[in-house]
RNA sequence: AGAGUUUGAUCCUGGCUCAGGAUGAACGCUGGCGGCAUGCUUAACACAUGCAAGUCAGACGGGAAGUGGUGUUUCUAGUGGUGAACGAGUGAGUAAUGCAUAAGAAUCUACCCUUGGGAGGGGAAUAACAGCUGGAAACGGCUGCUAAUACCCUAUAGAGUUAGUACCUCAUAGAGGUAGGCUGAGGAGCAAAAGGGAGGAAUCUACCCAAGGAGGGGCUCAUGUCUGAUUAGCUAGUUGGUGAGGCAAUGGCUUACCAAGGCUCUGAUCAGUAGUUGGUCUGAGAGGAUUAUCAACCACACUGGGACUGAGACAUGGCCCAGAAUCCUUUGGGAGGCAGCAGUGAGGAAUUUUUUGCAAUGGGUGAAAGCCUGACAGAGCAAUGCCACGUGAAGGAAGAAGGCUCACAGGUCAUAAACUUCUUUUCUAAGAGAAGAAGGAAUGAUGGUAUCUGAGGAAUAAGCAUCAGCUAACUCUGUGCUAGCAGUUACGGUAAAAUAGAGGAUGUAAGCGUUAUCCAAAAUUAUUGGGCAUAAAGUGUCUAUAGGUGGCUUUUCAAGUCCUUCAUCAAAUCCCAGGGCUCAACCCUGGAUAGGUGGUGGAAACUACCAAGCUGGAGUACGGUAGAGGUAGAGGGAAUUUCCAAUGGAGUGGUGAAAUGCGCUGAGAUUAGGAAGAACACCAACGGGUGAAAGCACUCUGCUGGGCCGUUAUUGACACUUAGAGAUGAAAGCUAGGGGAGCAAAUGGGAUUAGAGACCCCAGUAGUCCUAGCUGUAAACGAUGGAUACUGAGUGCUAUACAUAUCAACCCAUAUAGUGCUACAGCUAACGCGUUAAGUAUCCCACCUGGGAAGUAUGUUCACAAGAAUGAAAAUCAAAGGAAUUUAUGGGGGCCCACACAAGCGGUGGAGCAUGUGGUUUAAUUUGAUGCAAAGUGAAUAACCUUACCAGGGAUUAACAUGUCAUGAAUCCUUUUGAAAAAGAGGAGUGCCUUCAGGAAUGCAGACACAGGUGGUGCAUGGCUAUCAUCAGUUCAUGCUGCAAGGUGUUGGGUUAAGUCCCACAACGAGCGCAACCCUCGUGUUUAGUUGGCAUAAUAGUUUGGCACCCUGAACAGACUAUCAGUGUUAAGUUGAAGGAAGGUGAGGAUGAUGUCAAGUAAUCAUGCCCCUUAUGCCCUGGGUGGCACACAUGCUACAAUGGCCGGGACAAAGGUUUGCGACCCGUGAGGGCAAGCUAACCUCAAAAACCUGGCCUCAAUUUAGAUUACAGGCUGCGACUCCCCUACAUGAAGUAGGAAUUGCUAGUAAUCGCCGGUCAGCCAUACGAUGGUGAAUUCAUUCUCGAGCCUUGUACAUACUGCCCAUCACACUAGGGAAGUAAACCAUGCUUAAAGUCAUUACCUUAACCGCAAGGAGGGGAAUGCCCAAGGCAUGGCUAGUGACUGGAGUGAAGUUGUAAUAAGGUAGCCAUACUGGAAGGUGCGGCUG
Repeated sequence: AGAGUUUGAUCCUGGCUCAGGAUGAACGCUGGCGGCAUGCUUAACACAUGCAAGUCAGACGGGAAGUGGUGUUUCUAGUGGUGAACGAGUGAGUAAUGCAUAAGAAUCUACCCUUGGGAGGGGAAUAACAGCUGGAAACGGCUGCUAAUACCCUAUAGAGUUAGUACCUCAUAGAGGUAGGCUGAGGAGCAAAAGGGAGGAAUCUACCCAAGGAGGGGCUCAUGUCUGAUUAGCUAGUUGGUGAGGCAAUGGCUUACCAAGGCUCUGAUCAGUAGUUGGUCUGAGAGGAUUAUCAACCACACUGGGACUGAGACAUGGCCCAGAAUCCUUUGGGAGGCAGCAGUGAGGAAUUUUUUGCAAUGGGUGAAAGCCUGACAGAGCAAUGCCACGUGAAGGAAGAAGGCUCACAGGUCAUAAACUUCUUUUCUAAGAGAAGAAGGAAUGAUGGUAUCUGAGGAAUAAGCAUCAGCUAACUCUGUGCUAGCAGUUACGGUAAAAUAGAGGAUGUAAGCGUUAUCCAAAAUUAUUGGGCAUAAAGUGUCUAUAGGUGGCUUUUCAAGUCCUUCAUCAAAUCCCAGGGCUCAACCCUGGAUAGGUGGUGGAAACUACCAAGCUGGAGUACGGUAGAGGUAGAGGGAAUUUCCAAUGGAGUGGUGAAAUGCGCUGAGAUUAGGAAGAACACCAACGGGUGAAAGCACUCUGCUGGGCCGUUAUUGACACUUAGAGAUGAAAGCUAGGGGAGCAAAUGGGAUUAGAGACCCCAGUAGUCCUAGCUGUAAACGAUGGAUACUGAGUGCUAUACAUAUCAACCCAUAUAGUGCUACAGCUAACGCGUUAAGUAUCCCACCUGGGAAGUAUGUUCACAAGAAUGAAAAUCAAAGGAAUUUAUGGGGGCCCACACAAGCGGUGGAGCAUGUGGUUUAAUUUGAUGCAAAGUGAAUAACCUUACCAGGGAUUAACAUGUCAUGAAUCCUUUUGAAAAAGAGGAGUGCCUUCAGGAAUGCAGACACAGGUGGUGCAUGGCUAUCAUCAGUUCAUGCUGCAAGGUGUUGGGUUAAGUCCCACAACGAGCGCAACCCUCGUGUUUAGUUGGCAUAAUAGUUUGGCACCCUGAACAGACUAUCAGUGUUAAGUUGAAGGAAGGUGAGGAUGAUGUCAAGUAAUCAUGCCCCUUAUGCCCUGGGUGGCACACAUGCUACAAUGGCCGGGACAAAGGUUUGCGACCCGUGAGGGCAAGCUAACCUCAAAAACCUGGCCUCAAUUUAGAUUACAGGCUGCGACUCCCCUACAUGAAGUAGGAAUUGCUAGUAAUCGCCGGUCAGCCAUACGAUGGUGAAUUCAUUCUCGAGCCUUGUACAUACUGCCCAUCACACUAGGGAAGUAAACCAUGCUUAAAGUCAUUACCUUAACCGCAAGGAGGGGAAUGCCCAAGGCAUGGCUAGUGACUGGAGUGAAGUUGUAAUAAGGUAGCCAUACUGGAAGGUGCGGCUG
């Protein structure tokens, strides 16, 4: 410090996720040791048991123990003193009666310290105790006795209070201070332990008063201290005053009276949440989160209320009352309060021992010894955390065994182990043994611990997680969208580095992972440090209040600001330095920065304040000026509709085409006249005017707002912005009243359509118009808030001024205000903006923080309503989005091509048959191929074989290959069984090479490695192939350009069959394609001349001659837009002509770029993996692949006279042939016989057919057509039934030109006619591949259909339009909302009731001290009454959470249903506001926007 994730790829915006650190943690697996820390975060839930606050006999009177007695001693119930208000716990309440920081005055203080003074005289009781007595107990009652440092009376005193006086300071009133001064009054309240206690005494100690101190407490004030406005008003002792009361003290603290105040948008009140802080965690910091342990403060003690005692409490290990729950009880009544330490139950993911000791530190008490102390010091439990140590070290290659892997060579675990040598931290058992202890001695829970010494023996000690990317670390096996994994992206559908296991590796280590939470990363709330045209985000516009900000000059002041200095911010912590535990963690000592608050002294630049000025900002006056600015009134013509009249006579109207509609009762058309309402053509502007915006347009008039320009005057900062507030605000809509021509939601009808609630047509109501109100929203848009300043140019338009002597028009220059365009710098994610900024800066306001849920729910405000404004959450997703790029695509555009259409010719689709496919059947009907690009295809030949399928019969190292061992040469013949395979028996034969061991080839038997598989996967592959397509495209290097994906080149203007060529150009070149080079055909020349050709008297053969011609083979020539003319840019080219055998690629073939379709092929071959191994392999016989209701594809033959049949007669090319073709003879023929010739320019297949000619048939299912069937033959072959082909005779079916639809072909082509070949024993060939003969028609043209190419444009598509995608409905699940209600908690208010208790009152009862001779009094207590008041009761309101029949929508789901709204002109452009309407998306009207 960043990384992953939106896309085909890119940049941006933006969320989600990860890597780091931390924790009082928990869970899983594992676990050697020590030190230091930490340990109920949940139920402030309930608690058994023990302990946690006592002490003093040197205050007092008793009692008891003990002793033979005295004395001493010890224990102690009670009175008394002191403490129990500390310590320890917890965080419920509390948003300020709290806390933090900094100040203050009006106050109290036991114990402690300092100083001064003092302690005289008296008295009355009482507990304990004894007796009697009540009660279950707790606990009492009555009578009697007694003491004090307990209690009471009194003498002695200062302080204090009140009133005045003098002086000082400030002062309007008046307030404050000082005085060791003075005077007077009053007499309320207050003192002794009469000799306290100890001691023989000195003396010590305790006590009282006063003043002061220290430490501690109470009170006041300032500043700071969470969230919510869907909480905006709150307050009645409330705010202040006076009197009184009360308090330690100030004060509405309380009360009576008076006044009406006090708080609040700088957030009162209300609601929710919360103890606060030092600190802790994190972060670069600013900050954010947090408040365990330690420390400070506060609050609380079962819940609520109350006071008592006391220096101090409203106390709880004290009291009283009420309540809840618990316990005891003789049922009458009583008892207690672990949020002290342990511990129990419960809750919970979760948190320890019912331990030792007062040895240390601290506390209480005491004169002290001492006693008490669950504070504390220690130990125990827990890897809960931090830190430290160890589990051995060195050597050791036969690189052992074993595991894993493997290309079988090896590699790896791995120097790791074994083995050798060494060490002993730790461990075991012994011995010694602390410090912590102070002040002379004594005193150690910890602890026989730490530590030390020698001994023993490698001995006692390694796991956990991960290994696809982020993220360090890889292979095998199993599994097969299953099981599973997952923080995120995602993985898993038979080769998973992502699951599970194994081996190995990586990380960390007594721990390691997971989960939870916080900070960081996150500049993802942005002060530091973000944004707002299009990504989320500028209020529709204006006026303006609070607030914020503010021009120039000079003063004052010192609030802000800056500097010096002082105080403080407890300690601990953090940081620095040093020190102590062997180090570290930990502990100790010292130091310090920055910052906060307050005081003090200074500075005066800036801001603010005070004062005085200035004119530049702003305003006013004056002179001009443009304008659809507003409002009211008046006037005008064109058009439309309608009414009346006339002419006229059949249609009109409307559409893509029609129909509804109107019309002989006279439409439409034409003419004349009248009426009504609404809107104002041209001028008029692709950039005119004006207004704040909405908006504003016929002409004239009245009233009226604002702007701009000019010029001097004038005011003198008067300014800018603006939350809340007010005003205005298109269209639609609402209320009331008018008006109503045209248009037109709704509605009706006609069409279209599968439907048509739409688009189109005919009608048509609200509405549109006016008046008066309401509503308050729009894509109210420049999707761009307002103001000010600055910043390089060009070019238009509007208005004005100045100059050109003046006026009018025009031009040019300058300036201001407005309105546009192009572009520099700069900015921007890009697009783009660019003096009218989206640039550079300042000020103020509004708004944004992932998507959808949702502008929804709820609450509130406004509105007549419709609705508007404000405005969430749960659950859910990992994206949603912007700009640009490349494809693809469009019922977008432009250009162009092709038998693509058109123009023609012939077919298919109908019939019969052949072949193939599907389907069906079957034991099997083996299998692949399935739109074009499967279907006469693999298959250039299924009777057996082929053959892969089925049934049956067989063998198991195999039909085939290699190796090993044993044996026999090989080989051939005969025979039995059997369907054959095969099994059995018999016989013949003895080879070749040799170094004499043996070897080669071959047969047979055995064992084992292995063979074998037309078994699977073409979606694991190679190779080959089809297709787009013989379409003209597809790329690269360098350069340039863009942040980048990419672009440029390859686009543009021409041209071509062509990215073919030319020109231009930030491109210049190049590769693969095109073309050419290759083959065949077409012409000629040269050469060669057999088997060819010619001649050799008419014919045939032989022979002979020469090679001119034909022909054949070879080698050359020829065609290149070369020539001419036109055209074109002086180009490329193109049009025409000439010559030529051939002319613009001469014709045909081979040749197939980058890529697409997971196209085809595992059954040609090769091949990974999987599967079978007495079988999915191998052999054999028979069957099947040919099976048949049917559907499709490709063909053949036809339907006839351009024909059929018979006779006669002509003319080819190419090809085949020795297991072959075969002349010749015979047979009606298929064929047979014999065998001449031919290894082929020689012989032969071989007859070419259409054609020509003569005759018959005469339009008919025929002398057409030939299917089907019967019988007789022939060939091949081991074999012809399933299941071949051919021949002869007989039979003689459908078919009379083929519906929708569809196909081939542009010249030697289509059409038509035969001939040949391969495969092959034969052949189901009508197929396929060649070959010649005869030989046409048509092409206007590119509008349309299909396909392809280039450029451009839109896009929400990128598995790419067979795309994407919207809404209802149906089903399932989930979380919210509403809801008659229902049952609760909390808060508030009113009324009622009134425990305990303080205070007050009292005429009742009672009473030791003092007064009084007494009666009695003073004082006290009780009781009663009054005020206040907790809990309770009744009622009302608010708020919160729960539940609720039913119900509205939302979200998410598998492959459901209906349509197709959006995205392309998405097939009616879309969207916004509004209204109506419809199953649904939606449609339509009115206005607006361009996204």

Model confidence (mean pLDDT): 83 of 100. Small-subunit ribosomal RNA from Torreya grandis, 1491 nucleotides, folded computationally. Its Rfam family is "Bacterial small subunit ribosomal RNA". Its family is annotated with ribosome and structural constituent of ribosome in the Gene Ontology. Lineage of the source: Eukaryota > Embryophyta > Spermatophyta > Cupressales > Torreya.